The RNA shown here (transfer RNA) has 85 nucleotides and comes from an uncultured Dehalococcoidia bacterium. Rfam family: tRNA. It is annotated as a transfer RNA. The coordinates come from a structure-prediction model, not an experiment, and the mean pLDDT is 81.

RNA sequence: GGAGGGGUGCCGGAGCGGCUAAUCGGAACAGACUGUAAAUCUGUCGCACUGACGUGCUUCACUGGUUCGAAUCCAGUCCCCUCCA
Numbered sequence: 001g002g003a004g005g006g007g008u009g010c011c012g013g014a015g016c017g018g019c020u021a022a023u024c025g026g027a028a029c030a031g032a033c034u035g036u037a038a039a040u041c042u043g044u045c046g047c048a049c050u051g052a053c054g055u056g057c058u059u060c061a062c063u064g065g066u067u068c069g070a071a072u073c074c075a076g077u078c079c080c081c082u083c084c085a
Base pairs, nucleotide, nucleotide: 001084002083003082004081005080006079007078010026011025012024018068028044029043030042031041032040046057047056048055049054061077062076063075064074065073
């Protein structure tokens, strides 16, 4: 340099243009259980507001674009992996 695959929350990882603040597992936090712990179970797990219910805002490597609407489609850039040279 060429071809292909990939980048998503603290970690792994799924994700069809709308039902996605984002399945699922782990970690973490809180609670239940226990004499204590472990294990198990339940809940929470972006930010702000709220007593709560909820509401608002932002987010999927980065920057643009298409669209009523983008993690998803398109373009460029950056990074990682495999193969070829």